[in-house]
Context: one part of a larger RNA
RNA sequence: GAUGAACGCUGGCGGCGUGCCUAACACAUGCAAGUCGAGCGAAGAUUUCAAGAAGUACUUGUACGGACAGGAAUCUUAGCGGCGGACGGGUGAGUAACACGUGAGCAAUCUGCCUUUUGCUGGGGAAUAACAUUGUGAAAACAGUGCUAAUACCGCAUGACAUCCGACCGGGGCAUCCCGGACGGAUCAAAGGAGAAAUCCGGCAGAAGAUGAGCUCGCGUCCGAUUAGCUAGUUGGUGAGGUAAUGGCUCACCAAGGCGACGAUCGGUAGCCGAACUGAGAGGUUGAUCGGCCACAUUGGGACUGAGACACGGCCCAGACUCCUACGGGAGGCAGCAGUGGGGAAUAUUGGGCAAUGGGGGAAACCCUGACCCAGCAACGCCGCGUGAAGGAUGAAGGCUUUCGGGUUGUAAACUUCUUUGAUCAGGGACGAAAAAAAUGACGGUGCCUGAAAAACAAGCCACGGCUAACUACGUGCCAGCGGCCGCGGCAAUACGUAGGUGGCAAGCGUUAUCC
Numbered sequence: 001g002a003u004g005a006a007c008g009c010u011g012g013c014g015g016c017g018u019g020c021c022u023a024a025c026a027c028a029u030g031c032a033a034g035u036c037g038a039g040c041g042a043a044g045a046u047u048u049c050a051a052g053a054a055g056u057a058c059u060u061g062u063a064c065g066g067a068c069a070g071g072a073a074u075c076u077u078a079g080c081g082g083c084g085g086a087c088g089g090g091u092g093a094g095u096a097a098c099a100c101g102u103g104a105g106c107a108a109u110c111u112g113c114c115u116u117u118u119g120c121u122g123g124g125g126a127a128u129a130a131c132a133u134u135g136u137g138a139a140a141a142c143a144g145u146g147c148u149a150a151u152a153c154c155g156c157a158u159g160a161c162a163u164c165c166g167a168c169c170g171g172g173g174c175a176u177c178c179c180g181g182a183c184g185g186a187u188c189a190a191a192g193g194a195g196a197a198a199u200c201c202g203g204c205a206g207a208a209g210a211u212g213a214g215c216u217c218g219c220g221u222c223c224g225a226u227u228a229g230c231u232a233g234u235u236g237g238u239g240a241g242g243u244a245a246u247g248g249c250u251c252a253c254c255a256a257g258g259c260g261a262c263g264a265u266c267g268g269u270a271g272c273c274g275a276a277c278u279g280a281g282a283g284g285u286u287g288a289u290c291g292g293c294c295a296c297a298u299u300g301g302g303a304c305u306g307a308g309a310c311a312c313g314g315c316c317c318a319g320a321c322u323c324c325u326a327c328g329g330g331a332g333g334c335a336g337c338a339g340u341g342g343g344g345a346a347u348a349u350u351g352g353g354c355a356a357u358g359g360g361g362g363a364a365a366c367c368c369u370g371a372c373c374c375a376g377c378a379a380c381g382c383c384g385c386g387u388g389a390a391g392g393a394u395g396a397a398g399g400c401u402u403u404c405g406g407g408u409u410g411u412a413a414a415c416u417u418c419u420u421u422g423a424u425c426a427g428g429g430a431c432g433a434a435a436a437a438a439a440u441g442a443c444g445g446u447g448c449c450u451g452a453a454a455a456a457c458a459a460g461c462c463a464c465g466g467c468u469a470a471c472u473a474c475g476u477g478c479c480a481g482c483g484g485c486c487g488c489g490g491c492a493a494u495a496c497g498u499a500g501g502u503g504g505c506a507a508g509c510g511u512u513a514u515c516c
Base pairs, nucleotide, nucleotide: 001515002514003513005512006511007510008509009508012385013384014383015382016381017380018378019377020343025341026340027339029338030337031336034083035082036081039080040079042077043076044075045074046073047072048071049070055064056063057062058061090296091295092294099221100220101219102218103217104216105215106214109213110212114209115208116207117206118205119204120203121202122156124154125153131146132145133144134143135142162187163186164185165184166183168181169180170179171178172177192201193200194199222268223267224266229259230258231257234256235255236254237253238252239251240250241249271293272292273291274290275286276285277284278283298319299318300317301316302315321332322331323330324329349375351374352373353372357371358369359368360367361366388418389417390416391415398409399408400407401406422457424452425451426450427449428448432443460505461504462503463502464501465486466485467484471500472499473498474497475496481488482487
């Protein structure tokens, strides 16, 4: 000098930040991922249109009456379907590793939505949820039967600049080979919706881009040799399988290799970096907040779906734990935001809002968003401001001290004249909101502006032997105590305790811990 600090004493205001470092311990409760009716069939509600049976009345063709069935519009929604739940948010357990950083590479790769562009969008089929009904069951899950739709599912047609195969030409390479061109053959596609229409939103197959991801390699990245040998899918080859893709990634066979004092293996510790702290620098230490990457989601394992996961608020199995139960069986996962218990020296509200920024869905209106924006708590940190200003000597009183003359506190106070920042009260009242106009603000009646009153409401903490700025008195008497080091204390202690005074810093001041 510094800190995500803690502790002691003290404490006025504001701005901006920061706030479980310990138990990756266990969690009550609420919220944190939905959306689309312009993909689909249903169901319900409301409104409305046209036709109008039975029946009743009589004036016998009128009036009343409104069953059953139907059309239209608006709204709502459980289900099927689409997109999104792989982002955003959390944590640092594991990991000494291509994990991270940096620099190369993929002639070994994929990429939903988005942008540009080319071509196409023909014609059929079979189901199933919802729903109805039946059964079982405590209930739910579930099962049977029957019905129905789609941008859900399955064939057929068409189809290349796609993929595969064949042979040809040109170019390139160290090799398996690669690139380009033209030819022939084989294979693979689709979905419709809204609108009166124009048209708009879609769908399928390619090409290019963008973005994101995967993989490979060079170099760098803690301690221990009181860890010296380690290794059998191990190292390499051939072939096959698998993958988006290379590869012992996996397998069959063959060879016997591969790593290691330039530290293998083993053990310990640890997320890495941009950066942060310190230092003249070299360096040392750290990896909170913010940003990039990685890993994890109660513990272990596994795959499914998908452009993307081996998936925090998805699925299956096993373990531990908790809860419900009618004992037959079920349910759960805060290292999301709040909050609770526990642990600890120690770390906040079960708050407001989608107004802004951003994200998901939607044609849009809009809906969702504990991301985010705000407010609350905490001197935890940094910064700013205030606690008054000027005058004022008989140097008042009081305190302390004294050689009893005085000295000191001290212009300090009183007193006089001013000022009103902050706090308080009253009035006005934004920017942030998006420019054709209008509407839209959680913060917030906040910032800011104007006015009012009165010095009125606002100072402590540590030290005073030397290092080290600052001294006397009393008490105590090697006691009580102090102490970072040297050391103080045994009857005159500037070192203990108290008081007065002084020095330092100041809404803080000291102590402890840690780093330079």